[in-house]
RNA sequence: GCGGAAAAGGAAGCGCCUGCGCCGGGGCUCAAUCCCCGGCGGACGAGGUCGGAGGAGGAUCGAAUGUUCGGCGGAUGCCUCCGGGGCUGCGGAAACCGGCCCGCAAAGCUCUCCUUCAAAACCGGGAAGCAAUUUCCGGGACAAACGGGGGAACAGUUUCCUGU
Numbered sequence: 001g002c003g004g005a006a007a008a009g010g011a012a013g014c015g016c017c018u019g020c021g022c023c024g025g026g027g028c029u030c031a032a033u034c035c036c037c038g039g040c041g042g043a044c045g046a047g048g049u050c051g052g053a054g055g056a057g058g059a060u061c062g063a064a065u066g067u068u069c070g071g072c073g074g075a076u077g078c079c080u081c082c083g084g085g086g087c088u089g090c091g092g093a094a095a096c097c098g099g100c101c102c103g104c105a106a107a108g109c110u111c112u113c114c115u116u117c118a119a120a121a122c123c124g125g126g127a128a129g130c131a132a133u134u135u136c137c138g139g140g141a142c143a144a145a146c147g148g149g150g151g152a153a154c155a156g157u158u159u160c161c162u163g164u
Stems, first nucleotide, its partner, number of pairs: 014073004019069001020041008044062003050083006084102006091161006108154001110152006122139007
């Protein structure tokens, strides 16, 4: 140095980098352009997994001085099927037919009102590096979706029971 194995650690705005940009060194050149080598950058949080299999691959919400560009891979989302436990369809029960929820959770559909919770950015300081840049500490405000509460409208079939 190459290959193999094992252990530990390590992920979902998560991982990686050849486009692109930037830094350092070198080469050609009057210079620039260009070329080579090495390095750096490449998503800020909120939210998100019933169990299994398969499928596609642009999979929720906002923030930001927007390279948070582009590419590859992945992902708690989506679709189909199977399985388990449940809620619901206007007083009750049953059957059927629908809609929906998820390992201790919560569930008809739509609208509306109230409520509820960031981090980066920014400012100050420290450390590493020639630098690009990386990292730590302190200060520091402002979201939306989800969630919670209230209200309104709409909302099966059959049989039996009850009330009017």